[in-house]
Notes:
This is a predicted structure of a 551-nucleotide part of an RNA (large-subunit ribosomal RNA, domain I) from an Anaerolineales bacterium. The coordinates come from a structure-prediction model, not an experiment, and the mean pLDDT is 81.
Context: one part of a larger RNA
RNA sequence: UGCUUACGGUGGAUGCCUUGGCGUUCAAGUGCCGAAGAAGGACGUGGGACACUGCGAUAAGCCUCGAGGAGCCGUGAACAGGCGCUGAUCCGAGGAUUUCCGAAUGGGGAAACCCGCUGCGGUAAACCCGCAGCAUCCUUUGACUGAAUACAUAGGUCUUAGGAGGGGAACCUGGGGAACUGAAACAUCUUAGUACCCAGAGGAAAAGAGAUUAUUCCCUGAGUAGUGGCGAGCGAAAAGGGAACAGCCCAAACCGGUUGCGUUUACGUGACCGGGGUUGUAGGACCUGAUAUAUAGAAGUUACAAAUUAGCUUGUUAGCAGAAAGGUGUGAAAAAGCCUACCAAAGAGGGUUAGAGUCCCGUAAGCGAAAACAAGUUAACUUCUUUCGGGUAUCCUGAGUACAGCCAGACACGCUAAUUUGGUUGGAAUCCGGGAAGACCACUUUCCAAGGCUAAAUACACUUGAAGACCGAUAGCGUAAUAGUACCGUGAGGGAAAGGUGAAAAGUACCCCGAUAAGGGGAGUGAAAUAGAACCUGAAACCGUGAGCAU
Numbered sequence: 001u002g003c004u005u006a007c008g009g010u011g012g013a014u015g016c017c018u019u020g021g022c023g024u025u026c027a028a029g030u031g032c033c034g035a036a037g038a039a040g041g042a043c044g045u046g047g048g049a050c051a052c053u054g055c056g057a058u059a060a061g062c063c064u065c066g067a068g069g070a071g072c073c074g075u076g077a078a079c080a081g082g083c084g085c086u087g088a089u090c091c092g093a094g095g096a097u098u099u100c101c102g103a104a105u106g107g108g109g110a111a112a113c114c115c116g117c118u119g120c121g122g123u124a125a126a127c128c129c130g131c132a133g134c135a136u137c138c139u140u141u142g143a144c145u146g147a148a149u150a151c152a153u154a155g156g157u158c159u160u161a162g163g164a165g166g167g168g169a170a171c172c173u174g175g176g177g178a179a180c181u182g183a184a185a186c187a188u189c190u191u192a193g194u195a196c197c198c199a200g201a202g203g204a205a206a207a208g209a210g211a212u213u214a215u216u217c218c219c220u221g222a223g224u225a226g227u228g229g230c231g232a233g234c235g236a237a238a239a240g241g242g243a244a245c246a247g248c249c250c251a252a253a254c255c256g257g258u259u260g261c262g263u264u265u266a267c268g269u270g271a272c273c274g275g276g277g278u279u280g281u282a283g284g285a286c287c288u289g290a291u292a293u294a295u296a297g298a299a300g301u302u303a304c305a306a307a308u309u310a311g312c313u314u315g316u317u318a319g320c321a322g323a324a325a326g327g328u329g330u331g332a333a334a335a336a337g338c339c340u341a342c343c344a345a346a347g348a349g350g351g352u353u354a355g356a357g358u359c360c361c362g363u364a365a366g367c368g369a370a371a372a373c374a375a376g377u378u379a380a381c382u383u384c385u386u387u388c389g390g391g392u393a394u395c396c397u398g399a400g401u402a403c404a405g406c407c408a409g410a411c412a413c414g415c416u417a418a419u420u421u422g423g424u425u426g427g428a429a430u431c432c433g434g435g436a437a438g439a440c441c442a443c444u445u446u447c448c449a450a451g452g453c454u455a456a457a458u459a460c461a462c463u464u465g466a467a468g469a470c471c472g473a474u475a476g477c478g479u480a481a482u483a484g485u486a487c488c489g490u491g492a493g494g495g496a497a498a499g500g501u502g503a504a505a506a507g508u509a510c511c512c513c514g515a516u517a518a519g520g521g522g523a524g525u526g527a528a529a530u531a532g533a534a535c536c537u538g539a540a541a542c543c544g545u546g547a548g549c550a551u
Base pairs, nucleotide, nucleotide: 001550002549003548004547005546006545007544008543009542015536016500017499020471021470022468025466026465027464028463029462030461031460032167033166040101041100042099043056044055045054047079050076051075052074062095063094064093065092066091071083072082073081106115107114108113116134117133118132119131120130121129122128136164137163138162139161142158143157144156145155171202172200173199174198175197176196182189186229216243217242218241219240220239226234227233247453248452249451250398254275255274256273257272258271259270260269261268262267280431282397283396284395285394286391287390288389289388290387296385297384298383299382300381308380309379310378311377312376313375314374315373316372317371319367320366325340326339327338328337341358342357343347349361350360351359403426404425405424406423407422408421409420410419413438433448434447435446436445437444487494488493507535510522511521512520513519
């Protein structure tokens, strides 16, 4: 030095465990916050240093109402000192307080700071302190002013009242809008109307009540018909089956009222208000006939007008109650084994010194709310109320619209291209009318554009509950721990590692070595200390010690 073997060190794999996670899983519920100052923060706040949690100068808290019934003063984490059956802590509902920054809004500003003005108060004044108000924009009320331009108007100043502003993970609508990539190159095409930017809205949004895209969503139709350098690819619809269902209001004709202008009655032409009226088998106005009256009928808060209150029911936000076992015996410990019982609408699950229906928490079946909220329902309440014919062809029925040419976009459809949207140039008809049925024409059928509103079924997220042929600490969320922390970066941003003594701290009194260490040796605890806090198990690499063999 090597090999073998025994015993160790180091190291932290493996096994077992789970406080934490996971998801096109299921069910129910909930869904906006903000000038009444949000989201998010800074700084404080405890008996005492720090971090987290809570809270806000009333500061781990204050008040009221409930629930509850013996312990409590949050966690790391003990000590000191206190509180509580005169009902604390804890839990639920509703209030109060809520510094400073932040849209931040009196002005400024390098966020959490600085400096004001007005009024009131604190002893008259000054200083200082306290309270209240003082940003901008839009709409609106009133007053005063006031151009071109004489009256006036626009505008300006002040003022009254109301609104907006900012935030939000995903979901939604609209306005803009790539490229890598694929086509085995690449240009049409694809990626994709995706990513991303901007604006806006809501608990959903959007769409939607037939000039056929028949509101939306799911299954099928179907990877079909099509489309396509007919390449790569893209990719319907009708129809059928389900989910959910809800329909309405204006404009106009006509009538009435108020009022402006054209000098005036008249007439013409506007504006505003009320009635009327809302559709395709055309409807309505207009004229006309009959009919009806409220002590009746109908409807209603999500459209079709819009507020509020009360009762009841159900549910949510705390809870209550809840059956039944002993012995023996091994063991450190019984819930194991053995013996004999019991309950069960409860033998789901978890805990307890090892496998517990009967020890504890629970579980089954039940019960429960002063307060707030939600839904339903009843009543109050509110609102509405003629209806049915006939006639005529006088009037009305959404115009720079429909449509056409050209150019683009969206439609699965890249064009001979219906449908739909925009630009540009033209530019209708008026019910004897107009659109569509995938070029176009005829016929036929069907519908009525150019105004508006509309719940549900749908998307997403969260909460609670249920389960998982989901993970088990290099896994599962990045985070089982003071984790979006430490740390890195000027910044946008990036972003960890780190779980396990024991049933119980019983966490080693006392003695010895040592430096009043570190670390050990005794002693003691414990079932175990090779479970001693660098703590379950403790693999391998690697490092030793003893023995054997080889050199």
Record summary
Its Rfam family is "Bacterial large subunit ribosomal RNA". NCBI's taxonomy places the organism under Bacteria, Bacillati, Chloroflexota, Anaerolineae, Anaerolineales. The full RNA is in RNAcentral, with records from ENA.